[in-house]
RNA sequence: UGCCUAACCCCCGGCUAAGAGAGUCGAGGGGCGGGGGAACCAGGUUUUCGGGGCGAGCCCACCCGUGGGUGGGGGCGCAGACUCCUUCAGCGCCAGCCCGUCAGCUAACCCCGCCGGCUGUCGAAGGAGGA
Numbered sequence: 001u002g003c004c005u006a007a008c009c010c011c012c013g014g015c016u017a018a019g020a021g022a023g024u025c026g027a028g029g030g031g032c033g034g035g036g037g038a039a040c041c042a043g044g045u046u047u048u049c050g051g052g053g054c055g056a057g058c059c060c061a062c063c064c065g066u067g068g069g070u071g072g073g074g075g076c077g078c079a080g081a082c083u084c085c086u087u088c089a090g091c092g093c094c095a096g097c098c099c100g101u102c103a104g105c106u107a108a109c110c111c112c113g114c115c116g117g118c119u120g121u122c123g124a125a126g127g128a129g130g131a
Stems, first nucleotide, its partner, number of pairs: 002118003008030003012026005031114006041104001050102001051099004058073006074094005082129007
């Protein structure tokens, strides 16, 4: 300078600092994301083979030293560095965490999060919009 992710923006006050900027703490506003929760509808196998949630992070087959490998299908991300959509090619990923016996959808209503991790790539075609 850009990227993944909901994980950002504005403004006020205190502190640090010589000062700006920046950082940090607190308050307010806006925005983004997630969960619970009627009727109607859906659903009868939960009551241990427990069940459920966030997330792209799943399915099948084979091999093997049970932790992995290979192949197929499917899903996600990346660059034209203004944004978005589609296609082809290229590269990368398919993890991790949480609730605690409990939750379908769900108006009103209630609750929660705004962390963390990177900078590899330097392709092509078409369309829409903005500046």